The RNA shown here (transfer RNA) has 84 nucleotides and comes from Candidatus Falkowbacteria bacterium RIFOXYC2_FULL_47_12. NCBI's taxonomy places the organism under Bacteria, Bacteria candidate phyla, Candidatus Falkowiibacteriota.

[in-house]
RNA sequence: GCCGCGGUGGUGAAAUUGGUAUACACGCAGGACUUAAAAUUCUGUUCCCGCAAGGGAGUGAGGGUCCGAGCCCCUCCCGCGGCA
Numbered sequence: 001g002c003c004g005c006g007g008u009g010g011u012g013a014a015a016u017u018g019g020u021a022u023a024c025a026c027g028c029a030g031g032a033c034u035u036a037a038a039a040u041u042c043u044g045u046u047c048c049c050g051c052a053a054g055g056g057a058g059u060g061a062g063g064g065u066c067c068g069a070g071c072c073c074c075u076c077c078c079g080c081g082g083c084a
Stems, first nucleotide, its partner, number of pairs: 001083007010026003019067001027045006046057004060076005
C1' cells in the first nucleotide's frame, strides 16, 4: 500500500428485510429476607430541558441518499486478521 471483519449504555453485547435504539446477561443503587452477611428475590439504572404532561439529543468522526439510516453510499480515525 491492497483486501476482509469490527467500533452501539458502566461491561459483554442484541436490534442484518432501512421502520419503537438498549433486548438479554453482568455490574451498580435502593428495598425484602437474615442476629448479621452470603445466596435468593423485587424495583430502578444513557444524557439534556420541563413542576408535570411531555419534548429533544444520542450507535467511532464528518458528509450524502431517503418520508425515515445503527443498517445503504463517500471520506477519515481506531482495533483485529490476511496479502504484498
It matches the Rfam family "tRNA". Rfam links the family to the GO term triplet codon-amino acid adaptor activity. Rfam classes the family as a transfer RNA. Rfam's curators write: Transfer RNA (tRNA) molecules are approximately 80 nucleotides in length.